The RNA shown here (c-di-GMP-I-GGC riboswitch aptamer) has 90 nucleotides. Its Rfam family is "c-di-GMP-I-GGC riboswitch aptamer". Gene Ontology term of the family: cyclic-di-GMP binding.
RNA sequence: GUCGACAAAGGCAAACUUUGGGAAACCAGAGGACGCAAAGCCACGGACCUACGUUAGCUAGAAACUGAUAUGGUAGCCGGGUUGCCGAAA
Repeated sequence: GUCGACAAAGGCAAACUUUGGGAAACCAGAGGACGCAAAGCCACGGACCUACGUUAGCUAGAAACUGAUAUGGUAGCCGGGUUGCCGAAA
């Protein structure tokens, strides 16, 4: 260095509940633990989610409705980048 133990010390926290923010996806705080060896951090590539706005359709024209769209999200989807605790076996 690779690697990751029925090891030790410590860490994070899904669903759900609740408060706040947001058009939504989702985010933040509190409670709570399904899990996690980077479940620390970064949306760079792919993937997925959402569609206020924009745009197209519809319409006499609008509204409503329908489609498209990320510039909004997910780092607990995969890859990549970056930093890092511990030390059995190999």